[in-house]
RNA sequence: UGGCUUUCGGGCCAUGAGACCGGCGCACGGGUGCGUAACGCGUAUGCAAUCUGCCUCUCACUGGGGAAUAGCCCGGAGAAAUCCGGAUUAAUGCCCCAUGGUAUUUUGGUUGGGCAUCCAACCAUCAUUAAAGAUUUAUCGGUGAGAGAUGAGCAUGCGUCCCAUUAGUUAGUUGGUAAGGUAACGGCUUACCAAGACGAUGAUGGGUAGGGGUCCUGAGAGGGAGAUCCCCCACACUGGUACUGAGACACGGACCAGACUCCUACGGGAGGCAGCAGUGAGGAAUAUUGGUCAAUGGGCGCAAGCCUGAACCAGCCAUGCCGCGUGCAGGAUGACGGUCCUAUGGAUUGUAAACUGCUUUUGUACGGGAAGAAACACUCCUUCGUGAAGGAGCUUGACGGUACCGUAAGAAUAAGGAUCGGCUAACUCCGUGCCAGCAGCCGCGGUAAUACGGAGGAUCCAAGCGUUAUCCGGAAUCAUUGGGUUUAAAGGGUCCGUAGGCGGCCCUGUAAGUCAGUGGUGAAAUCUCCCCGCUCAACGGGGAAACUGCCAUUGAUACUGCAGGGCUUGAAUUAUCAGGAAGUAACUAGAAUAUGUAGUGUAGCGGUGAAAUGCUUAGAGAUUACAUGGAAUACCAAUUGCGAAGGCAGGUUACUACUGGUGGAUUGACGCUGAUGGACGAAAGCGUGGGGAGCGAACAGGAUUAGAUACCCUGGUAGUCCACGCCGUAAACGAUGGAUACUAGCUGUUCGGUCGCAAGACUGAGUGGCUAAGCGAAAGUGAUAAGUAUCCCACCUGGGGAGUACGGGCGCAAGCCUGAAACUCAAAGGAAUUGACGGGGGCCCGCACAAGCGGUGGAGCAUGUGGUUUAAUUCGAUGAUACGCGAGGAACCUUACCAAGGCUUAAAUGUAGUCUGACAGGAGUGGAAACACUUUUUUCUUCGGACAGAUUACAAGGUGCUGCAUGGUUGUCGUCAGCUCGUGCCGUGAGGUGUCAGGUUAAGUCCUAUAACGAGCGCAACCCCUGUUGUUAGUUGCCAGCGAGUAGUGUCGGGAACUCUAGCAAGACUGCCGGUGCAAACCGUGAGGAAGGUGGGGAUGACGUCAAAUCAUCACGGCCCUUACGCCUUGGGCUACACACGUGCUACAAUGGACGGUACAGAGAGCAGCCACCUCGCAAGGGGGAGCGAAUCUACAAAACCGUUCUCAGUUCGGAUCGGAGUCUGCAACUCGACUCCGUGAAGCUGGAAUCGCUAGUAAUCGGAUAUCAGCCAUGAUCCGGUGAAUACGUUCCCGGGCCUUGUACACACCGCCCGUCAAGCCAUGGAAGCUGGGGGUGCCUGAAGUCGGUGACCGCAAGGAGCUGCCUAGGGUAAAACUGGUAACUAGGGCUAAGUCGUAACAAGGUAGCCGUACCGGAAGGUGCGGCUGGAACACCUCCUUU
Repeated sequence: UGGCUUUCGGGCCAUGAGACCGGCGCACGGGUGCGUAACGCGUAUGCAAUCUGCCUCUCACUGGGGAAUAGCCCGGAGAAAUCCGGAUUAAUGCCCCAUGGUAUUUUGGUUGGGCAUCCAACCAUCAUUAAAGAUUUAUCGGUGAGAGAUGAGCAUGCGUCCCAUUAGUUAGUUGGUAAGGUAACGGCUUACCAAGACGAUGAUGGGUAGGGGUCCUGAGAGGGAGAUCCCCCACACUGGUACUGAGACACGGACCAGACUCCUACGGGAGGCAGCAGUGAGGAAUAUUGGUCAAUGGGCGCAAGCCUGAACCAGCCAUGCCGCGUGCAGGAUGACGGUCCUAUGGAUUGUAAACUGCUUUUGUACGGGAAGAAACACUCCUUCGUGAAGGAGCUUGACGGUACCGUAAGAAUAAGGAUCGGCUAACUCCGUGCCAGCAGCCGCGGUAAUACGGAGGAUCCAAGCGUUAUCCGGAAUCAUUGGGUUUAAAGGGUCCGUAGGCGGCCCUGUAAGUCAGUGGUGAAAUCUCCCCGCUCAACGGGGAAACUGCCAUUGAUACUGCAGGGCUUGAAUUAUCAGGAAGUAACUAGAAUAUGUAGUGUAGCGGUGAAAUGCUUAGAGAUUACAUGGAAUACCAAUUGCGAAGGCAGGUUACUACUGGUGGAUUGACGCUGAUGGACGAAAGCGUGGGGAGCGAACAGGAUUAGAUACCCUGGUAGUCCACGCCGUAAACGAUGGAUACUAGCUGUUCGGUCGCAAGACUGAGUGGCUAAGCGAAAGUGAUAAGUAUCCCACCUGGGGAGUACGGGCGCAAGCCUGAAACUCAAAGGAAUUGACGGGGGCCCGCACAAGCGGUGGAGCAUGUGGUUUAAUUCGAUGAUACGCGAGGAACCUUACCAAGGCUUAAAUGUAGUCUGACAGGAGUGGAAACACUUUUUUCUUCGGACAGAUUACAAGGUGCUGCAUGGUUGUCGUCAGCUCGUGCCGUGAGGUGUCAGGUUAAGUCCUAUAACGAGCGCAACCCCUGUUGUUAGUUGCCAGCGAGUAGUGUCGGGAACUCUAGCAAGACUGCCGGUGCAAACCGUGAGGAAGGUGGGGAUGACGUCAAAUCAUCACGGCCCUUACGCCUUGGGCUACACACGUGCUACAAUGGACGGUACAGAGAGCAGCCACCUCGCAAGGGGGAGCGAAUCUACAAAACCGUUCUCAGUUCGGAUCGGAGUCUGCAACUCGACUCCGUGAAGCUGGAAUCGCUAGUAAUCGGAUAUCAGCCAUGAUCCGGUGAAUACGUUCCCGGGCCUUGUACACACCGCCCGUCAAGCCAUGGAAGCUGGGGGUGCCUGAAGUCGGUGACCGCAAGGAGCUGCCUAGGGUAAAACUGGUAACUAGGGCUAAGUCGUAACAAGGUAGCCGUACCGGAAGGUGCGGCUGGAACACCUCCUUU
């Protein structure tokens, strides 16, 4: 809940939700990776030492009885959770009796087997244990025993991360005996006994971590990882404990302790998402509180069925993989727009678009619509018959109206991200201006950014694209495959020797390694191949192969191992002959230094670049004699010898060791190497005791110096020496570990041997040089390998931090050994190359020095510059290579600057349009002028126009910036002799060779030699002037001869000889001679010649250097200004003036000044010019006035010479300055011209340090001309001639340059590089009184739950139990130590940083060669002592080698 019935109290039957009893399950499935370095995992074995519910098979059995207890009912306590008492009841729950065997147990016997303990079968014997029913005939159960299957447990071999700065660990520890315990073996536990067990083949400790199949990467070997899926393990809030059970010490069970959260009536209770969803927190970051048991699977059940966040599905996320689309074709005037350019035009975007045609995946709308389902159960049939199997029918879909299919319209619904300097595919513009920014590495950005930002374009991917993190690769950059160690990081300082590794010849055995066959295993998934299923693919299914491993077994025996036997060549012994600075100890010798004593003797000695300190008349130094003392051993002596290395040097002796040769007697592999370990180990240093001559850290003094804590000098203590004991390091080096074998030669030397008269040849062991092949990055090495091989040891893995810190060990100490990290950089380094540089070398050149002459620097003036001043003093040039430079000519102009005034398109030119015939010009006014205003009035014409002007538009202008955006031009190295190329050769290469070497030259000039042969730009020559001659020509030049004329003159006729002019030729080439030399060439007072070795001078300037100079000559990119940074004008300034410098002129006088007289050039210039001549003026000059556009005219050359005068003075030197008066130019001479005359008459009497020019027609000196120019500040510049020297021994030195060589840490190239302290900022680290954590161990105290043991007077008929108690223990407390973090006053060093401070230690001979170890000292780099190294330059000598 339903039915029947009822005396309405109820009774009976069926169903069975809920609760309860019983059974089974809950130990599966699902989650997570805390712990665990372990038999945890993997793999292979074993259990004769084991258990196993459900399932399968076989055999046997299932008889009889009893007492309770949930639920239900009554009562009670509590807030609750829950609990207590009473009464009553059932079972496949529990108990008792019976029966029982191939079960278990005791004893005895027989037989058989194995793998040791042992096991199995059979017979007899003792003892002890079994069971359950349900249902209605279909079955499902129950008990005992055996077997199987499955699952579990245990044991063992092998494999399984990092740290040795963790080296010793261990007390039930290791083993034995006995007992207990377990399913089972076992120290699993207990008692006793023994003292073992583990460990450099890594114990113990610390750190980290679940393991595997597999996954990523890689050619592989490896390296890294352990998500998803599968297997194993561990865990379930943290720790402990047991119970139940076949199985748990149990994720969603129990008890206890602890932490946390929640409830509470404060008494007490509850809980455990690392199940599925979901929440919070943390975080760069990770999903839905979904559907269904339809399928697969699990549990229970006879079954229906129930349960199942296992599972199957759906949702979210471009998280990954795979597939698809965003259209396709045509379309050029290559449209518009954008972008760019070499810009009237092109290029590109780009067939891209528009436009035309086509298609319809996807999306949208509508319609249809699955497979996944096979079953179980039920009904029927067949085979069949106490079991089951097969067939037919029927039923079941969460996903889901999903996949899929059809129809329709329509290009319709659909592209982004990164990048574009190289690596690395893809380029331009603008903006910015070492800013903003980028960046994986290198690196971009400071005004033209393909690198930043934007744009256009391009490239690569694509529903994604980039970034970040991580892993592998490249990385042979930890090297087994597959690396190295002379100099790049790296050989131990050397030897002995333990473990270990490796090991000569022959034979036999064995078969561990090794090889082959076979068997087992290597789960599945994954990977590979083939086939198949989703439209393809991803994905999935089937098959094969593989899983390179492990185990077992059978064989082979070359090699390795093991065992045995033998051999002599490796190794050793022995005999003998030698060798040596091998060691230890003792003794001993001479030279020298020093000191002492004595003698002689007198004023210095000593020391240095030069000095001084020091010593000395108290007698030094010098010298003679004697004595004392310590240390070291000249010559011999040498790439010599010996030793393991360090190291060892007069001689003798003793002891010891070593090496080599020869002989082949003895042993018979006895060998090689060598982690840990041991011994030795220069110098310095330490301890104790001696000794102490010389030397000599520290120290003192003297010098040097800016300083000089140094170099140099004078002293001098430790020390150096000896004995004993420490230390244990060096550039302890051949920067080269040891051993063995092999591989071309030449040539020295040491010690032996054989042959030989000797020379010499051969041979063994050492020690050197050169070289072949090979090796090597190269330098180099090369039988003494750095070659070819084998064995063993040591060491390395970018630079710095750092051989530091901490820890540990050793040491008396100094310190040594072992030995990191944080942080920081993109290099550090090796060898070689080219340059540059050197207070490196060699050779050479130059007015570079030297030898000379004359100057500058001192004075005055001129001129330029700096500085200062100024309104402005315009700008540029600044060592050489600016400074009398741009400027070869600033009163205005120039002119760029300043002040003031003014203009806005002026000047020039062109085009186009319009207008006018006036403007312009002249005159006047104002003004400083520009300018403004007023006035005046003259085009031509063929009538088309020309011309001129005005106006409009377009084109301007800038001496503004950038010479570090540029062209062009120029200076300098330097008129130095260099700079390169082609081909060849050498070298991996940079690069070299050529171009070097020997000579020679002015020269890369030439010759010879030569792996170079040629060539180019330079040199030289060709060009110009000059020097000689010839020839031609003969005006304006010339005039010898002839004539004319004059005071005189080529003035004239004439001449063409000479000079000259200016064209053309000749000449000079080391051509000739002699010498030297191969030659080139050089030499010669050679010859000849006008000239002789480039005759003299000029022009001519290689590749390049200095971001040299110039944007102001000019040109030009970019930027800037536009009523101004443009233009015009006046005035001023560029000329200032305390001062400093450069370049000059004039002087300081007698080689002169002054006056007078006489003579001789060349070159150049001239018409707005030069100007004869005349005249005036003292003169500058003025006025007249011939000639000449010039071989015609114009200009006096001056020094010189001849006279006179001055007589050494601030002058008869010198002429500045100033006053006065003038002339000329010019619009104008004030700022600010030149010249003339008169007067004035300054400084200066030859110039400090320093410095310049010049080598022959030069220096010096003298005048002349010209350009510019109105004039001129010109004493400047550029030319011209006159007169006209001195000196050069020579290349040591200074400067510059060239070539070769050497060193280099430089390459912006020595004006380089670079070290340390100090000061400042930032960063990480060490130490540190102290403060504060963590994990673990030990001792002591306490000790829950619980198992086990004891007891158990109480309960129970009993079994047993409550209770009490013992051991053990989680946890708690406490004590002292150890380990490991965090933090910290203070402190130490380190790194990085901008242009700070002090010095200059290193790189060159780095200016004292450097470096290593050690000791002392010093602001610092550093200095010094002792010993060592060459990873030092240069020079000299010796020896050796190579080539010819």

The RNA shown here (small-subunit ribosomal RNA) has 1444 nucleotides and comes from Flavobacterium silvaticum. Its mean pLDDT, the model's own confidence on a scale to 100, is 82. Taxonomically the source falls in Flavobacterium (Bacteria, Bacteroidota, Flavobacteriia, Flavobacteriaceae). Rfam family: Bacterial small subunit ribosomal RNA. Gene Ontology terms of the family: ribosome and structural constituent of ribosome. The sequence was found in a public genome assembly.